[in-house]
RNA sequence: GUCCCCGUAGCUCAGUGGAUAGAGUGCAGCCCUCCGGAGGCUGAAGCACAGGUUCGAGUCCUGUCGGGGACG
Numbered sequence: 001g002u003c004c005c006c007g008u009a010g011c012u013c014a015g016u017g018g019a020u021a022g023a024g025u026g027c028a029g030c031c032c033u034c035c036g037g038a039g040g041c042u043g044a045a046g047c048a049c050a051g052g053u054u055c056g057a058g059u060c061c062u063g064u065c066g067g068g069g070a071c072g
Stems, first nucleotide, its partner, number of pairs: 001071007010025004018055001027043005048064005
């Protein structure tokens, strides 16, 4: 330099163009308990950034940024 893949919650990952974007783990509160680090319940927390297409975009297209890889 060319090409390919990835970017969603603190972390690890799901998510067929249409439902309120989910799970595990972690975190906070409450209950339970002699105690809680075990168990139960509840809650907070997110689509890398900017455009475009579309009635509708996490999803499709373009660019930028970041990470990984192949070739030279």

About this RNA: This is a predicted structure of a 72-nucleotide RNA (transfer RNA) from an Anaerolineaceae bacterium. It matches the Rfam family "tRNA". Rfam classes the family as a transfer RNA. The source organism's lineage runs through Bacteria, Bacillati, Chloroflexota, Anaerolineales and Anaerolineaceae. The RNAcentral record of the sequence draws on ENA. Its mean pLDDT, the model's own confidence on a scale to 100, is 82.